RNA sequence: ACCGAUAAAGGCAAACCUGCUGAAAAGCAGGGACGCAAAGCUACGGACCUAACGGGAGCCUCUCCCUAUGGUAGCCGGGCCGCCGAAA
Numbered sequence: 001a002c003c004g005a006u007a008a009a010g011g012c013a014a015a016c017c018u019g020c021u022g023a024a025a026a027g028c029a030g031g032g033a034c035g036c037a038a039a040g041c042u043a044c045g046g047a048c049c050u051a052a053c054g055g056g057a058g059c060c061u062c063u064c065c066c067u068a069u070g071g072u073a074g075c076c077g078g079g080c081c082g083c084c085g086a087a088a
Stems, first nucleotide, its partner, number of pairs: 003085002011036002016031006034074001040080003044077003047072003054066005
């Protein structure tokens, strides 16, 4: 360097609940642990979620369709940084 223990010291925290923000997806804080060796950071490529603004259509107080400039880093890949050290 690679790799990753039924190791040690520590770390993070899914679902769900409460509060706040948001049009939503979702985020933040507290509780809570399904899991995680990068579940640390980064939306660059792909994927996925949402559709406010904008565009279009209709049976036009409304509904539907398209669209990311909004999101997901706990979907995959890339980039940056990093704790520990058995075996191979």